């Protein structure tokens, strides 16, 4: 830094998706060692056991066990010592550990404030320490309870606890100097008064108490920062301020009483959801994004909610009281309990560890200290959980070894220097040995300058016999994962066949998968590698940095106008903003330089930079604010003037169209593609007069005019609004945008009330049509019109907000004004079009009226569908407007451009395409092919044109691929090699339907090397078995149409154009001309063959004019080379010449010349461009690949392929007089022929037989028919026509029964010219006539494929019907119209809306009830310490109880919000082949679409306005 993915290509919006980093992880598959970390992210669920906070005898009393002493009645007692357990005191338990539950908060963060504050323990400095009293705990006694624990009476101590005294200082009151500040003020000296203390212990020492200050930690207030929803717009009664008063450490409605009506809010109040913040963590280029684990800092919590007590400190994790849910105990009467401390359990969950050692260090409590406590803390175990490092050997070694294993073209290649195998090494690992630093305090002694230092001595290690070292052994103990079609670095083989399955996006898999599994190989990373999830990033895809709204998503239909942004010159003053310097802070870790310390790294130590911010305090003052003054150019106001469907009211005209009346007048109108409903003899339409009533206003009219915008048109007055030109005067900046806010806003559509001519949803009807709820037609009702209120939306668009200022030019038109003029033109302003240049654009385009180059301000986008839907709230009578999600789906949707395709789009042009012709097919009966049925089998392919007389140029066996049945296994044929053999084979017999089998005869050839041949073995065989969608090659087909590319250059970001378009001609992309284009190439054309004419050469078998012979005849013979022909090898024709038209090309000439024909490519053939139909063919053949191997292969014999209700192609042969019969006669060509063709000659009616010359071919065979001359039939199912059957027969052939041709007799069927539709053919053609020939023993041949013979008729013409071809226009089509698509119904499977009701959470309100508790009264019960009193006693103060005031939980009510679930219902989305129609895309066949109303299964139709998309 980027790539995949919309299209046949392209460019661009535009979304998904990958590649990168990271993680308190977690799976999966795998694991040697170390080091440093880290380890419940979920149930702030629940907790068994242990254990995490105590210490002090130097505060006090008392004093167990032990131990020494004495006495002893041996039971024990006294006494000293000792001090343990447990108490009063003291300090501490407010820290250390834990969690994030609440909290959106002054809670945190970061700068301030405290003139409004506390602060034990410590540390300064000052003063002080007098003298008294009374009482409890422990104990002892009793007594109550299961327990916890309790109560009553008795004794006793203090650093507990009360008075007295004294007061440097302190506190309050009054009074008076000073001195300072920051508004209330603060400080202070001095004087009077009141008041307030102490405590000991044995010395040292420590320790109390009071004041003043410092540290040191917390309070409390402020500024600025902190998350989402407006489909949460209002909140609020202590609420907001004020007096006083009480409270607290201290300020304050903190509280309370009284007072006044405020306080907060679009710069987001209040509500609701979410959530501890921070330093930093990750990741980016930054700027931001996401996060808040471990470590630090703040905070808030300690089972839920509530309180207060003690204290310097708390409303208190291991404290107390109430209340509540839960666990436990329990004698049922009561009790205990709080792991979100350390381990540990249980349950969640995809997940997270040892019921460890140790106070040895650090750090904390207590103590004078020794020490004691310390789950804080050091360690240790457990997890590859991350990050670092390390190793699993190293160097040599090619017959590139055998060998497995894979791939193979079978030669060979890869695993591969890999192994082996030789030499080295020993991190690690096993043994043994040695073995730390981490230790310094404290204590004791001794010194001294004595809170302490200095020197000596003693003692202290959990980790751990570890770390490290050191020696021995030996390469000896150590390698996975994932990938391998593209993006992505890395291929093959086999296996499977839309299946198993893969997949992050695209997308693979349907017999050859680099994409599935497996395998070899390869890649990549390594003790890990993948996968899942999550964050950023790429994503300029929320754009500050750094994007957009004419078509792509997206300018509010328009104007006004409030706040709110912005803002014109000139000077002057501030200095808020902005800019510099300086200072304070931004903890510490971290990040980042630099050095160091662990063997190196992670890791960790010092220092330095940073920390982009805040703050205060200096100074500048261009710019912006802000004050003042000033100005005219903006912006406006007056004046004149003239333009105009601006608007609002009334009055008014004429044309028309219906309707009434009346008259003419008569059979039709009227409407359509045709029609038909409809009026019409009751007199209609038509036409004439007259009246009624309503809506809309022709010519003028236009690229025109006017308004904001919707809109606005006959014609007159009234009223009234704006814009413009023109020229001075004036204000002095007054502007510009403009969220909300108001106004106004086409057509439909509502209300009411009128009105109603024409039109006309919706209905009727009548066509059409498979149908027709449409389009046509024929009535026709809301509406459409008027007042008057609603509605507020349109494709309300120039799909293009407003507003200023800049940037070539040209040509129209409106208004107005000027100048010259008096057609006309120039110039200025200010509107409306049109083409263009620079610029802009994805591109179309736009272009002074920007979509251009700036600025300002508003609105609006952020993939497509779900959807402008749902809900919820506002509007509305209503219809339904505005607002506006989600879930779930999809990898696109989309824009402009290209090139094709097509269109019931346009234009040209072409073909036997239509037309004009002539002559069939479709009807018959027969051939023959195909579908269908049958069948053992009817073997297979060919299937719109381009398949059906087609593969097949010949199915009775053979053919033959099928079917039955019998039969072979190295095979039926072929090649090798090895052995044996000399038979096999052939003859003949039996068997048998044959192959086959069995028997007998009978035996090779030689140069001896071997050749034939069988037999057995082995390796290859064989397949008309599958795939023509793995292929060659071959063929059809658009089309013998003329069209199909390339080079270079140029044009366009591309795809692409050009060129090939264009004017003309042509049969042709054939030629000319222009032309950003020049060239070329594959087709066309030419060249090739065959005809048609001629000419040279050559003359048998061909041919015969002349010459000669001969015959009945007859090139039959000599000849002869002239004709015809035969076959080589030239000529010939080129629009080449004439006229006419045309620049040329070239056209035209019904007769212009020439030339024997031939005249515009003469005719006809071969010849077939780039491609198109995955066209056909694996059964011609070849061939990858799968499949069969005693059978899917090979012999054989019989049957099949020849079947037969039908249905279709392709032909024959008729229907008859253009004709049938029968006689007689003429006149070709191609082409074949030795197992042949056959002349003639007898026979036979005939097929044909027996005979037999001549031909291996211009020599024989070999005679065409139609025609032409004649008779005859006379129109009929016939003398047409010839099917079918029946008798005899001939040939072929092993064999003619299934199944041959032919030939005789005899039979004589349908059929009398063929419905819809449909085929061929433009001249030697059509149409008709016969010949031939392959194939073939013969034949189903009427086909094929050739020959020649007779020999027409039409083409105005390009309208239409098919095809083709070139421009061009539209496409939502590209598998390309046989495409694409839209709606309903049905079915499946998804998520979601609605809804009787049900269930669960939340938050207020309102009353009840009030627990602990503080506070307030009261206290007639109680009370040692003080006073008074001798003394009873009072008194002072306490206190118990009890009432109040606040109060948590609970209760009871109406509602509100959230969420689950539901009977049933809407609708949406998804699903290879389901119905129905055919709405859209081409004029999509009624042009489409927007808004709106009514209607219909549906898609949609119609009405009325509106838009070009």
């Nucleotide at each position: 830094a980027g790539a995949g993915u919309u299209u046949g290509a392209u460019c661009c919006u535009g979304g998904c998706u990958c590649a990168g980093g990271a993680c308190g992880a977690a799976c999966g598959c795998u694991g040697g060692c170390g080091g440093c970390g880290g380890g419940c992210u979920u149930a702030a669920c629940a907790c068994a056991u242990g254990c995490a906070a105590g210490u002090c005898g130097a505060a006090c009393g008392a004093g167990a066990a032990g131990c020494g002493a004495c006495c002893u009645u041996c039971g024990g007692g006294u006494c000293g010592u000792g001090g343990a357990a447990a108490g009063u005191g003291g300090c501490g338990c407010a820290c250390g550990g834990g969690u994030g539950c609440g909290u959106a908060a002054c809670g945190c963060g970061u700068a301030g404030a405290g003139a409004a504050c506390c602060u034990a323990c410590c540390u300064u400095g000052g003063a002080g320490u007098g003298g008294g009293g009374a009482a409890u705990a422990a104990c002892c006694u009793c007594g109550g309870g299961a327990a916890a624990c309790c109560g009553a009476g008795g004794c006793u101590a203090a650093u507990a606890c009360c008075g007295c005294a004294u007061a440097u200082g302190g506190u309050c009151a009054u009074c008076a100097a000073c001195c300072g500040g920051c508004a209330u003020c603060g400080g202070g000296u001095g004087a009077u008064g009141a008041u307030g203390a102490a405590a000991g212990u044995a010395a040292u020492a420590u320790g109390c108490u009071c004041c003043a200050a410092g540290a040191u930690g917390g309070c409390u207030c402020u500024g600025c920062g902190u998350u989402g929803g407006a489909u949460u717009a209002g909140u609020u009664u202590g609420u907001u301020g004020g007096u006083g008063a009480g409270g607290u450490a201290a300020c304050g409605g903190c509280u309370c009483a009284c007072c006044a009506a405020g306080a907060c809010u679009g710069c987001g109040a209040u509500c609701c959801a979410u959530a501890g913040c921070u330093g930093g963590u990750c990741u980016g280029a930054g700027a931001g994004g996401a996060u808040g684990a471990u470590c630090a800092g703040c905070c808030a919590c300690a089972c839920u909610g509530g309180c207060a007590c003690u204290g310097a400190g708390a409303c208190a994790c291991g404290g107390g009281c109430c209340a509540g849910a839960c666990u436990c105990c329990u004698a049922c009467g009561g009790g205990a309990g709080g792991c979100a401390g350390c381990a540990g359990u249980g349950a969640g969950g995809a997940a997270u560890a040892u019921u460890g050692c140790g106070c040895a260090a650090u750090g904390g409590g207590c103590g004078a200290a020794a020490g004691c406590c310390u789950g804080a803390c050091g360690c240790a175990g457990c997890c590859a959980c991350g990050c670092c490092g390390c190793g699993u050997g190293g160097a040599g070694g090619a017959u590139g070894a055998c060998a497995c294993c894979c791939c193979u073209a079978u030669g060979g290649g890869g695993c591969g220097u890999a192994a082996a195998c030789u030499c080295c090494u020993u991190u690690u690992a096993u043994a043994c040995g040695a073995g730390a630093a981490g230790a310094a305090c404290a204590c004791c002694c001794u010194g001294u300058u004595c809170u302490g230092c200095a020197g000596g001595g003693u003692c202290u290690g959990a980790c751990g016999g570890u770390a490290u070292c050191g020696u021995a052994u030996g390469a000896a103990u150590a390698a996975g994962c994932a990938c391998c079609g593209g993006c992505u670095a890395a291929c093959u083989c086999c296996g499977u066949g839309c299946c198993a399955g893969c997949a992050g996006c695209c997308g693979c898999g349907g017999u050859a998968a680099u994409a599935c599994g497996g395998a070899g190989g390869g890649u990549g990373c390594a003790a890990g590698c993948g996968u899942u999830g999550u964050c950023c990033g790429g994503a300029a895809u929320c754009a500050c940095u750094g994007g957009g709204u004419g078509u792509a998503a997206a300018g509010g239909g328009u104007g006004u106008g409030u706040a709110g942004g912005u803002g014109g010159a000139u000077c002057u003053g501030u200095a808020a903003g902005u800019c510099a310097g300086a200072g304070g802070u931004g903890a510490a870790a971290g990040c980042c330089c630099a050095c160091a310390g662990c063997u190196u790294a992670a890791c960790u130590g010092u220092g330095g930079a940073a920390c982009u911010g805040c703050c205060u305090u200096u100074g500048a003052u261009a710019c912006u604010g802000c004050u003042g003054a000033u100005c005219u150019u903006g912006a406006g106001u007056a004046c004149u003037g003239g333009a105009g469907g601006g608007g609002c009211u009334g009055c008014u005209a004429g044309a028309a169209u219906u309707c009434g009346u009346g008259g003419u007048g008569u059979a039709g109108c009227g409407g359509u593609g045709a029609a038909a409903u409809g009026c019409g003899u009751a007199g209609a339409u038509a036409u004439c007069a007259c009246g009624a009533g309503g809506a809309a206003u022709a010519c003028c009219a236009a690229a025109g005019g006017c308004g904001u915008a919707g809109g606005c048109a006959g014609g007159c007055a009234g009223c009234u609004g704006g814009a413009c030109a023109g020229u001075u005067a004036c204000u002095g900046a007054c502007a510009c945008u403009g969220a909300g806010g108001c106004a106004c806003g086409a057509a439909a559509g509502c209300g009411u009330g009128g009105g109603g001519a024409g039109c006309a949803a919706a209905c009727a009807g009548g066509a059409u049509u498979a149908g027709a709820u449409a389009c046509c037609c024929u009535g026709g009702u809301a509406g459409u019109c008027c007042a008057c209120g609603c509605c507020g939306u349109a494709a309300a668009c120039g799909a293009u907000g407003g507003a200023u200022g800049c940037u070539c030019g040209g040509u129209g038109u409106c208004a107005c004004c000027u100048c010259a003029u008096u057609u006309u033109g120039a110039g200025g302003u200010g509107g409306u079009g049109c083409c263009u240049a620079a610029g802009c654009u994805a591109a179309c385009g736009c272009a002074u009226u920007a979509a251009g180059c700036a600025u300002c301000c508003c609105a609006c986008c952020u993939g497509g569908g779900g959807a402008g839907u749902a809900c919820g709230u506002u509007c509305g009578c209503a219809a339904g407007a505005a607002u506006g999600a989600a879930a779930c789906u999809c990898a696109a949707a989309g824009g402009a451009a290209u090139u094709g395709a097509c269109g019931g789009g346009g234009g040209c042009c072409c073909g036997c395409a239509c037309a004009a012709g002539c002559g069939g097919u479709g009807g018959a009966g027969c051939a023959u092919g195909u579908g269908g049925a049958u069948u053992a089998a009817u073997u297979c392919g060919a299937u719109g044109c381009a398949a059906c007389g087609c593969g097949a140029a010949g199915a009775a066996c053979c053919u033959u691929a099928c079917c039955u049945a019998g039969g072979c296994u190295c095979g039926a044929a072929c090649a090798c090699u090895a052995c044996c053999g000399g038979a096999c084979a052939g003859u003949c017999c039996c068997c048998g339907a044959a192959a086959a089998g069995g028997g007998a005869u009978c035996u090779u050839c030689u140069u001896c090397g071997g050749a034939c041949u069988g037999g057995u073995a082995g390796u290859g065989a064989g397949g008309u078995g599958c795939u023509g969608c793995a292929u060659g090659g071959c063929u059809g087909u658009c089309g013998u149409c003329a069209g199909u590319u390339c080079g270079u250059g140029u044009c366009g970001u591309g795809a692409g154009a050009u060129g090939u378009u264009g004017g003309g001609u042509u049969a042709a992309g054939u030629c000319c001309c222009g032309c950003a284009a020049c060239g070329a190439a594959c087709g066309c054309a030419a060249c090739c063959c065959c005809u048609a004419u001629c000419g040279u050469u050559a003359g048998u078998u061909a041919c015969c004019a002349g010459c000669g012979a001969g015959u009945a005849a007859u090139g039959u013979c000599g000849g002869g080379g002239a004709c015809u022909c035969u076959a080589a090898c030239g000529a010939g024709a080129c629009u080449g010449c004439c006229u006419g038209c045309g620049c040329a090309a070239g056209c035209a000439g019904a007769u212009u010349g020439a030339g024997g024909a031939a005249g515009g490519u003469g005719g006809g053939g071969a010849c077939g461009a780039c491609g198109u139909c995955a066209a056909g063919u694996c059964a011609u053949c070849a061939u990858g690949g799968c499949c069969c191997u005693u059978a899917c292969g090979c012999c054989u014999a019989g049957g099949g392929c020849u079947u037969c209700a039908c249905a279709c192609g392709u032909g024959c042969u008729a229907c008859a007089a253009u004709g049938g019969a029968c006689g007689g006669u003429a006149c070709a060509a191609u082409g074949g022929g030795c197992a042949g063709c056959c002349a003639c000659u007898c026979c036979g009616c005939g097929a044909g037989g027996a005979g037999g010359a001549g031909c291996c071919a211009a020599u024989c065979c070999a005679c065409a028919a139609a025609g032409c001359c004649g008779u005859u039939c006379u129109c009929a199912g016939u003398u047409c026509g010839g099917a079918u059957c029946g008798u005899a027969g001939u040939c072929u052939g092993c064999a003619a029964c299934u199944c041959g041709a032919c030939u005789a007799c005899g039979u004589g069927a349908a059929g009398c010219u063929g419905g819809a539709a449909u085929c061929g053919c433009u001249a030697g053609u059509a149409a008709u006539c016969g010949c031939g020939u392959a194939u073939c023993a013969g034949c189903a041949a009427u086909g094929a494929c050739g020959c020649g013979g007779u020999g027409a008729a039409u083409a105005c013409g390009u309208u239409c019907c098919c095809g083709g071809g070139c421009c061009u226009u539209g496409u939502a089509c590209a598998c390309a119209c046989c495409g694409c698509c839209c709606g309903u119904c049905a079915a499946g499977c998804c998520a979601u809306g609605g809804a009787a009701g049900u269930c669960g959470a939340g938050a207020g309100c309102g009353c009840c009830c009030g627990a602990a508790g503080c506070c307030c009264g009261u206290g007639a019960c109680c009370c040692a310490a003080c006073c008074c009193g001798c003394a009873a006693g009072g008194g002072a103060g306490g206190g118990a109880g009890c009432g109040g005031u606040c109060g948590a939980a609970g209760g009871c009510g109406a509602g509100c919000u959230c969420g689950g679930u539901a009977a049933c219902u809407g609708g949406g989305g998804c699903u290879a082949a389901g119905u129905c129609g055919u709405a859209a895309c081409a004029a999509g066949g009624u042009a489409g679409c927007c808004g709106u109303a009514c209607c219909g299964g549906a898609a949609g139709g119609u009405g009325c306005g509106g838009c070009u998309g």

Predicted 3D model of a 1509-nucleotide RNA (small-subunit ribosomal RNA) from a Rhodothermales bacterium. Taxonomically the source falls in Rhodothermales (Bacteria, Pseudomonadati, Rhodothermota, Rhodothermia). Its mean pLDDT, the model's own confidence on a scale to 100, is 84. RNAcentral holds the sequence, with entries from SILVA.